A computed fold for a 76-nucleotide RNA from Deinococcus cellulosilyticus NBRC 106333 = KACC 11606, annotated as transfer RNA.
RNA sequence: CGAACUGUAGCUCAACGGUGAGAGCGGCCAUCUUAUAAGUGGCUGGUUGCGGGUUCAAAUCCCGCCAGUUCGACCA
Numbered sequence: 001c002g003a004a005c006u007g008u009a010g011c012u013c014a015a016c017g018g019u020g021a022g023a024g025c026g027g028c029c030a031u032c033u034u035a036u037a038a039g040u041g042g043c044u045g046g047u048u049g050c051g052g053g054u055u056c057a058a059a060u061c062c063c064g065c066c067a068g069u070u071c072g073a074c075c076a
Base pairs, nucleotide, nucleotide: 001072002071003070004069005068006067007066010025011024012023013022018056026044027043028042029041030040031039049065050064051063052062053061
């Protein structure tokens, strides 16, 4: 320098262009126990990396940028 892939909750990840963006873990409360853990019930969670565009409608499609991973090239 080039190519591909990735970016969604505190973490790991889902989500045909169309309902109110979800799950597990985590956190909080309650229950259970002599007590703790485990279990059970409930609650808590988001500017879908940033900026534009297309569309009646965008996490999803297009463009640019940023960050990361991998591969390649360059580098004597």

Rfam family: tRNA. Gene Ontology term of the family: triplet codon-amino acid adaptor activity. About the family: Transfer RNA (tRNA) molecules are approximately 80 nucleotides in length. The sequence is in RNAcentral, with records from ENA. Taxonomically the source falls in Deinococcus cellulosilyticus (Bacteria, Deinococcales, Deinococcaceae, Deinococcus). The coordinates come from a structure-prediction model, not an experiment, and the mean pLDDT is 81.